[in-house]
Predicted 3D model of a 75-nucleotide RNA (transfer RNA) from an Acholeplasmataceae bacterium.

RNA sequence: ACGCCUGUAGCUCAGUGGAUAGAGCGUCAGCCUCCGGAGCUGAAAGCGGUGGUUCGAUUCCACUCAGGCGUACCA
Numbered sequence: 001a002c003g004c005c006u007g008u009a010g011c012u013c014a015g016u017g018g019a020u021a022g023a024g025c026g027u028c029a030g031c032c033u034c035c036g037g038a039g040c041u042g043a044a045a046g047c048g049g050u051g052g053u054u055c056g057a058u059u060c061c062a063c064u065c066a067g068g069c070g071u072a073c074c075a
Base pairs, nucleotide, nucleotide: 001071002070003069004068005067006066007065010025011024012023013022018055027043028042029041030040031039048064049063050062051061052060
């Protein structure tokens, strides 16, 4: 320099044009308990950014940012 992949909750991952974006773990609160880490109930928290297409974008397109992989180049 070129190509490819990934980016969704604190973490690990689903979801791939439509309705309130979900799960597990974790966190917090309540209940229970002599106490508690167990058990039960509930809650908070998210689509990397900008623009475009569309009636509608997390999903499609462009650019950009971050991370990873490969190839090339240099020494």